[in-house]
Predicted 3D model of a 247-nucleotide part of an RNA (large-subunit ribosomal RNA, domain VI) from a Candidatus Nealsonbacteria bacterium.
Taxonomically the source falls in Candidatus Nealsoniibacteriota (Bacteria, Bacteria candidate phyla).
The coordinates come from a structure-prediction model, not an experiment, and the mean pLDDT is 87.
Rfam family: Bacterial large subunit ribosomal RNA. Gene Ontology terms of the family: ribosome and structural constituent of ribosome.
Context: one part of a larger RNA
RNA sequence: CGUCGAGUCUUGAGGGGAGUUGUUCUUAGUACGAGAGGACCAGAAUGAACCAACCUCUGGUGUACCAGCUGUUCUGCCAAGAGCAUCGCUGGGUAGCUACGUUGGGAAGGGAUAAGAGCUGAAAGCAUCUAAGCUCGAAGCCUACCCCAAGAUUAAGACUCAAUAGAUCGGUCGAAGAUUACGACCUUGAUAGGACGUAGGUGUAAGUAGAGCAAUCUAUUAAGCCAAGCGUUACUAAUGAUCUAGC
Repeated sequence: CGUCGAGUCUUGAGGGGAGUUGUUCUUAGUACGAGAGGACCAGAAUGAACCAACCUCUGGUGUACCAGCUGUUCUGCCAAGAGCAUCGCUGGGUAGCUACGUUGGGAAGGGAUAAGAGCUGAAAGCAUCUAAGCUCGAAGCCUACCCCAAGAUUAAGACUCAAUAGAUCGGUCGAAGAUUACGACCUUGAUAGGACGUAGGUGUAAGUAGAGCAAUCUAUUAAGCCAAGCGUUACUAAUGAUCUAGC
């Protein structure tokens, strides 16, 4: 830019992905074989590698979470803290992201076939799978499974609306993101922050009191503090502006 103005939901021409394989058990120590050995067919289980999704578990990370510790400067001093020292070091760790973790996948089925196996059957009174005709037959082909998909210019279909529907800008944001795009919301509101509660993390704060010469310990106290999680709640911020076609 087109597709007859908008919105929602689809169809699927076409395209892409996947397609692997081992071992064990049963059948069965059966068929076969003198024995040694040892099946086809059929059924089941469990792996490897690969692929995808996810974070319940096991771990990793987790630089504005918690605690411990050292040196030094500062807050007048004690105590308690703050800054710096690789995030100062060490022990843990929420969300998110992750693999070493978890779950799932390859299939089954259908169709047409290759080599091949056949039926009927002449040319050629026989024979012959082939000449007419017909039946089978592969991890391969077309489907089937998953994904994209109407610029499929052959531009598809259904429904709704058409002067309020709808759209753009602006704003609060996001498991979306370089920008854009996409998605949620804008007071008829839970979109983000805050507050409250809670999950979860750390591990019993400070102050005070008591015990001890003291280091320190005990009680108050499963305390105090807490990021991204979950829920509730309008306290704060989402004020608003513009555009909109044909018969």